[in-house]
Context: one part of a larger RNA
RNA sequence: GACGAACGCUGGCGGCGUGCCUAAUACAUGCAAGUCGAGCGGGGAUCUUAGGAUCCUAGCGGCGAACGGGUGAGUAACACGUGGGUAACCUGGCCUCAAGCCUGGGAUAACAUCGGGAAACGGAUGCUAAUACCGGAUAAUCUUGAGCCUCGCAUGAGGGGAGAGUAAAAGGAGAGAUUCACUUGAGGAUGGGCCCGCGGCGCAUUAGCUAGUUGGUGGGGUAAGAGCCUACCAAGGCGACGAUGCGUAGCCGACCUGAGAGGGUGACCGGCCACACUGGGACUGAGAUACGGCCCAGACUCCUACGGGAGGCAGCAGUAGGGAAUUUUCCGCAAUGGGCGGAAGCCUGACGGAGCAACGCCGCGUGAGUGAGGACGGCCUUCGGGUUGUAAAACUCUGUUCUGAAGGAAGAAGAGAUGACGGUACUUCAGGAGAAAGCCCCGGCAAACUACGUGCCAGCAGCCGCGGUAAAACGUAGGGGGCAAGCGUUGUCC
Numbered sequence: 001g002a003c004g005a006a007c008g009c010u011g012g013c014g015g016c017g018u019g020c021c022u023a024a025u026a027c028a029u030g031c032a033a034g035u036c037g038a039g040c041g042g043g044g045a046u047c048u049u050a051g052g053a054u055c056c057u058a059g060c061g062g063c064g065a066a067c068g069g070g071u072g073a074g075u076a077a078c079a080c081g082u083g084g085g086u087a088a089c090c091u092g093g094c095c096u097c098a099a100g101c102c103u104g105g106g107a108u109a110a111c112a113u114c115g116g117g118a119a120a121c122g123g124a125u126g127c128u129a130a131u132a133c134c135g136g137a138u139a140a141u142c143u144u145g146a147g148c149c150u151c152g153c154a155u156g157a158g159g160g161g162a163g164a165g166u167a168a169a170a171g172g173a174g175a176g177a178u179u180c181a182c183u184u185g186a187g188g189a190u191g192g193g194c195c196c197g198c199g200g201c202g203c204a205u206u207a208g209c210u211a212g213u214u215g216g217u218g219g220g221g222u223a224a225g226a227g228c229c230u231a232c233c234a235a236g237g238c239g240a241c242g243a244u245g246c247g248u249a250g251c252c253g254a255c256c257u258g259a260g261a262g263g264g265u266g267a268c269c270g271g272c273c274a275c276a277c278u279g280g281g282a283c284u285g286a287g288a289u290a291c292g293g294c295c296c297a298g299a300c301u302c303c304u305a306c307g308g309g310a311g312g313c314a315g316c317a318g319u320a321g322g323g324a325a326u327u328u329u330c331c332g333c334a335a336u337g338g339g340c341g342g343a344a345g346c347c348u349g350a351c352g353g354a355g356c357a358a359c360g361c362c363g364c365g366u367g368a369g370u371g372a373g374g375a376c377g378g379c380c381u382u383c384g385g386g387u388u389g390u391a392a393a394a395c396u397c398u399g400u401u402c403u404g405a406a407g408g409a410a411g412a413a414g415a416g417a418u419g420a421c422g423g424u425a426c427u428u429c430a431g432g433a434g435a436a437a438g439c440c441c442c443g444g445c446a447a448a449c450u451a452c453g454u455g456c457c458a459g460c461a462g463c464c465g466c467g468g469u470a471a472a473a474c475g476u477a478g479g480g481g482g483c484a485a486g487c488g489u490u491g492u493c494c
Base pairs, nucleotide, nucleotide: 001493002492003491005490006489007488008487009486012364013363014362015361016360017359018357019356020322025320026319027318029317030316031315034063035062036061039060040059042057043056044055045054046053047052070275071274072273080199081198082197083196084195085194086193089192090191094188095187096186097185098184099183100182102136103135104134105133111126112125113124114123116121142165143164144163148159149158150157151156171180172179173178201247202246203245208238209237210236213235214234215233216232217231218230219229220228250272251271252270253269254265255264256263257262277298278297279296280295281294300311301310302309303308328354330353331352332351336350337348338347339346340345367397368396369395370394377388378387379386380385401435402431403430404429405428406427407426411421438483439482440481441480442479443464444463445462449478450477451476452475453474459466460465
C1' cells in the first nucleotide's frame, strides 16, 4: 500500500459498488420454463336472430426446455491460454439460390363403459382426428458408383459420369392478393467436435513405469481421425530435458504490490472447463455434464391401509447447522434480453429496481463572521501567575444537510397508449444553529508532557524494554499530537 474481511469503541447524510472465503452440510414453504386453438378431435362457459359467434382448455401434435441462472467438489489434463490444422467432421432456428409440394392407407390418446389400487397410478373393451404415423408415384447437382480428366501434402481433393437407390404436410389463416409452415439440394453465417506446437506447481526423503500397454493387419464403431472397441501378429512405448507416484489446485482476461524485473492472488465483471444428493447407464433430439428429464444401485428424508409410493435449493428468497463472519421468505416485467405465437399476448427470482449492512471507495455536513473583563470552571504553579483560550458567552448572519408544504421528471423506443423504481431525483417556499464527533496515541523508533495514584504489585509491550516510593513507558485527570464518520486491533499478500 491492498482486502469479499472479522473484532473493540463510536456513528449524521448521499452516490456508486460489494456482501457464506467455513459444511459440494441437511433443507420447511413459495416462486425460478413455458407457449401455440392460425396443427387436431373432443369437453365446458357465455351470448344468440337458433344459422352461429366469442372465450377457456385436460389430451394428441409442434417449438422451447442443451439457453439463461448457480457452484468450484473433481481435474496437473490438450482442462486452460496462445498459435495452427481438419484433404478426418457436424450445425435446429437465420440469410441467399434452385427444384418440389402428386396419390393412398391403417392406427391411437382424449372420450364412453367396466372393473383394480389407501395412494402414486394402472388394466380391458369400444369410438375418433391431425402439420402424429406408414405405403406408392415423381424425381435431382443427394447416396453409391465402373471406366475418364485436372491437381495436391501421403491417405487423397476437384470436375464430369453409364447404372442403381432415396423425399414431402394436395397443411393452416385469409374473400382474395398474400402470408406462415413443409420436402430435397447447393452456398453462407453462427455455434460446436477432434488433432497438434508452445506455455503456466511442490516433493527425487517418489527412479523406474506400462499389457490395450506400443505398433501392424482384418473387422466393428462414430458426424468424424484414432486401440475408440474387438480377433490375430510383432515386442514394443515412456523416463534425470524428471516418466511413475504422492500432495496441492478449476484455468485465463485480469486484480494487488513494485521504479521495473519480479512476487502474490484468481472475490465482483467477462471467456473457457467441470459438476448438479453419491455412483452407473442410456433414451429423445440439430444439439445433452440433460440442475428444476428417464432408468438402476446406494445413503438420507417423508407418506402409507404395510401391499407400495414420493423427494433432491451448488436457481431466487428463506431455515437449521458450522463459523470470527456475510442480507429481504420485497416490487415489476416499465426498460434490456430470452422462449412460444401471424399477432394480440403469455411466461421469464435472467434482468430492472427497492430493502438490510460504515463492508469498501468517493463526496458533503456537524456552522460562518465579529468577539478580551483574556469571564466562570478545570489543571498546573516558584502563589507572581500560566494554560485551556476567540475557545465560550454575547452580537450579526447562512441554511449544505434536516423538518414541513407545494410543484415534479428523463429513463418510452413507435402516431397513440404503456414507468416497478416513485410522488423518487430535482426545483421553490417556510421553520430553525436548532438534530449530527469520535477513536487511537504522547520513553526511543515516531508527531505529541505535566500532576496525582500505585510501588517488580496492579499492569504495559510491535522491537528495545518500563514498574522494587518523586514512573513523561502502569491507572486516572488536565494538556497535547494524529486521523476523522470513522479510529484502532487481528489476519493475509507485496